[in-house]
RNA sequence: GACAGAGUAGGGCCAGCGCGUCAAGUGCCGACGGAUGGGAUGUUGCCGCCGGACGAAAGGAUCUCGAUCCUGCGUUGCUGUGCCCGCGUCCGCUGCC
Repeated sequence: GACAGAGUAGGGCCAGCGCGUCAAGUGCCGACGGAUGGGAUGUUGCCGCCGGACGAAAGGAUCUCGAUCCUGCGUUGCUGUGCCCGCGUCCGCUGCC
């Protein structure tokens, strides 16, 4: 120097434990901020916060009669020795010539 490769944030599935169903959460739009392969830069994506619009699936059992439980439902939350996916450029790293 050439070629090949690994690794981030995070996402999907599955499992476990919860929350809501008295509507929080999720999703959509806008503003601001933050973290993001080992380094630099940047972007998709992610997170936080504020504002806006929209907006839901309940049924049953027990009983001390306002609670508990069961089956559902919610693009629901968290976790994981699980499986799959996962950095554009430059440098670095690993393999190879």
Molecule: THF (Tetrahydrofolate) riboswitch aptamer